Overview
The part of an RNA shown here (small-subunit ribosomal RNA, 3' major domain) has 476 nucleotides and comes from an uncultured bacterium. Model confidence (mean pLDDT): 85 of 100.
Context: one part of a larger RNA
């Protein structure tokens, strides 16, 4: 100087408290430990590993295992020789790859040859998801959107260092004001950026009978118009600007007016110096080490999907503010090897068919909860849907191991969950559906979107984390 204290003072944060909903019990999904296995590839490990790398393991992926094969190799550069290919098609063979055979017009040329490609050969080399994240770059998590971390000059101290950055107020903030041996400055804070909330303007192949006309069997369907909604460019608007009170007449705080909105309006992006020898050599790059007829390469099949158990994260429930039947209103997206309407067939998944749409134009697309009416009458039930049987649909070369979906039947556990523990302060929690990425197919996960829409906050004693000052100190 720091770090630390079951030292002190002050101050924050869904940290506690207040409140709402969960987890922990059940079934299932998913990840992990363990065990098993020929293999169940590898990594992640308190917070900050465990629906994590996986935005998608039937083959592929795939790195693992078994077996069958290959060696200058699936890929790059260089040398020699031969050929004119390559691509594609057919046949034989194999579990498959490798392999064998057949067909098939390369380009330029001063013709010597050159280029390109294939095959054969030799060796330099390729190759390695093999090791080391305690050799590294890059990237990331975390403390933490916390308010801090430093520098120049000056001053003080023998020095380490201090001062500034402490103090009095104030703030979300080292934010600002005042004071002060300090005066300034930098990285952070804030602002500048994006979305959203109000208004104006520009523009109208989406919107409107608003006003007119034509058509209406039903729609802005048509003429016509951009006024409104909207779309997307520009601009305005909020600044403690105004009034009152408090305060050092300061910063600032409290109340009020006006206003769509106040005192940072709400949300996002943005993460200082550093900490954890934190994570990643399996994104990539890379030093060193190691393997080179194999620790490289190809293929078939299997495995990553195992199951006596244990934990994390979720989904669905245990019902009557509920189940079932009939029945309105979004937003944001996606669509050309794609989205696929109307129509027909099927109880349905879906099939046939193909209008329209590269999409404010067409399609995905029925939003659901909700409201209304009817029914069930408290029962393991008209709750709940696991498991299982049968019959089917779809994707795909192929659904046995191991996909999703549909119909009928079967209907399990479960009657609100011990100790313990998590999230959330407002359009939030809770609840309801919709879309997208990945993707042939395959979400209860993830990322977004809107609908309905609460309760509580006395307070800072206590638990956890953090900030400033101070004190002790056996650590630095």
């Nucleotide at each position: 100087u720091g770090a630390c204290g079951g030292g002190g003072a002050c101050c924050c944060g869904c940290a506690c408290a207040a409140g709402c909903g969960g987890u922990g019990g059940a079934g299932c999904a998913u990840g992990u430990g363990g065990u098993u296995u020929a293999a169940u590839u590898c990594g992640a490990a308190g917070c900050g590993a465990c629906g994590c790398g996986a935005a998608g393991a039937a083959c592929c992926u795939u790195a693992c295992c078994a077996g069958g094969c290959c060696c200058u190799g699936a890929c790059a550069u260089c040398c020699c020789g031969c050929c004119g290919g390559c691509c594609g098609g057919c046949g034989c063979g194999u579990a498959a790859c490798g392999g064998c055979g057949c067909c098939u017009u390369c380009c330029c040329u001063u013709c010597g040859g050159g280029g390109c490609g294939g095959c054969g050969g030799a060796g330099a080399c390729a190759g390695g998801u093999g090791g080391u994240g305690c050799a590294u770059g890059g990237u990331u998590g975390u403390c933490g959107u916390c308010a801090g971390c430093u520098c120049g000059u000056g001053u003080c101290g023998u020095g380490a260092g201090a001062u500034g950055u402490u103090g009095g107020g104030u703030u979300a903030a080292g934010u600002c004001c005042c004071g002060c041996a300090a005066c300034g400055a930098g990285c952070g804070c804030a602002a500048c950026c994006c979305c959203u909330g109000c208004c104006c303007u520009u523009a109208g192949u989406a919107g409107c009978c608003a006003g007119c006309g034509c058509a209406u069997a039903g729609a802005g369907g048509c003429g016509g118009g951009c006024a409104c909604u909207c779309u997307a460019g520009g601009g305005g608007g909020a600044c403690u600007g105004c009034c009152g009170g408090g305060g050092a007449c300061a910063a600032c705080c409290c109340g009020g007016a006006g206003g769509a909105a106040g005192g940072c309006g709400g949300g996002g992006a943005u993460g200082a110096c550093g900490u954890c020898a934190a994570a990643u050599c399996a994104u990539c790059a890379u030093g060193c080490c190691c393997c080179u007829u194999a620790c490289g390469g190809c293929c078939u099949g299997g495995g990553c999907u195992a199951c006596a158990c244990a934990c994390g994260u979720g989904c669905u429930a245990c019902a009557a503010u509920g189940g079932c039947g009939u029945a309105a209103c979004a937003g944001a997206g996606g669509g050309a090897g794609g989205c696929g309407a109307g129509g027909c067939c099927g109880c349905g998944a879906g099939g046939c068919g193909g209008a329209g749409c590269g999409a404010a134009c067409c399609c995905c697309a029925g939003a659901a909860a909700c409201a209304a009416c009817g029914u069930c009458c408290c029962a393991g039930u008209u709750c709940g849907g696991a498991c299982u049987g049968c019959a089917g649909c779809c994707u795909g070369c192929a659904a046995c191991u191991c996909g999703g979906c549909u119909g009928c039947a079967c209907g399990a556990a479960g009657c609100u969950g011990g100790a313990a523990u998590c999230g959330c302060u407002a359009g939030u929690a809770a609840u309801c559906g919709c879309g997208g990425a990945u993707c042939a197919g395959a979400a209860c996960g993830c990322c977004g979107c809107g609908g309905u829409g609460a309760a509580u906050g006395c307070g800072u004693u206590c638990c956890c984390g953090g900030g400033u000052c101070u004190u002790g100190c056996a650590c630095u």